[in-house]
RNA sequence: CACCGAUAAAGGCAAACUUACCGAAAGGUAGGGGCGCAAAGCUACAGGGCCUACAGCUUACUACCAAGCCAUGGCUGCCAGUUACCGAA
Numbered sequence: 001c002a003c004c005g006a007u008a009a010a011g012g013c014a015a016a017c018u019u020a021c022c023g024a025a026a027g028g029u030a031g032g033g034g035c036g037c038a039a040a041g042c043u044a045c046a047g048g049g050c051c052u053a054c055a056g057c058u059u060a061c062u063a064c065c066a067a068g069c070c071a072u073g074g075c076u077g078c079c080a081g082u083u084a085c086c087g088a089a
Base pairs, nucleotide, nucleotide: 004087005086012037013036017032018031019030020029021028022027035077041082042081043080047079048078049075050074051073056069057068058067059066
């Protein structure tokens, strides 16, 4: 110094589940909780991938109902971009 990650040190975050709220939903916020994480920090208009489908469009239908397409919605604990503590091997 880092493209490396230790039975080190100082710390950090918080899965499932649950309670309340927001949302059409995916999901999010706060409290409890702790599966785990060396970036489980930040970024969704750097890029990719995935999820949902209110509204809209198409088909069907006497009408309601149903099915399909589609983000402007969402996921960074799916890759990724970017920044960073410590310093054994």
This is a predicted structure of an 89-nucleotide RNA (c-di-GMP-I riboswitch aptamer) from a Bacillota bacterium. NCBI's taxonomy places the organism under Bacteria, Bacillati, Bacillota. Its mean pLDDT, the model's own confidence on a scale to 100, is 83. Rfam family: c-di-GMP-I riboswitch aptamer. Rfam's curators write: GEMM was predicted in a large-scale screen for bacterial structured RNA regulatory elements.